């Protein structure tokens, strides 16, 4: 360049969380690691909890012990091949 294939975005139903988000099914935007890991960096949410608001179960700030591997680095594994 090819050959088996793989994963599977938004969106749409259901469930599960406070929220981000994640889980399942349909689904295909794209992915040579779009496997896997929260170790750096970055982004998202803020239950709790600390601080104000006259007071509050409200309101605003502030912050991860949460997320996010399809944000980037980094790690750690891999199919098939000219080579």
């Nucleotide at each position: 360049a090819a050959a088996a294939g793989g994963c599977a975005a938004a969106g749409c139903u259901g469930g599960u969380g406070a929220a981000a988000g994640c889980c399942a099914g349909c689904g295909a935007c794209g992915c040579a690691a779009a496997g896997c890991c929260a170790c750096g960096g970055g982004u998202c949410u803020a239950c709790a909890g600390u601080c104000g608001g006259a007071a509050a179960u409200c309101c605003g700030a502030c912050c991860a012990c949460g997320a996010c591997a399809g944000c980037c680095g980094g790690g750690c594994u891999a199919c098939c091949g000219a080579a």
The RNA shown here (c-di-GMP-I riboswitch aptamer) has 83 nucleotides and comes from a soil metagenome. Model confidence (mean pLDDT): 89 of 100. The sequence is in RNAcentral, with records from MGnify.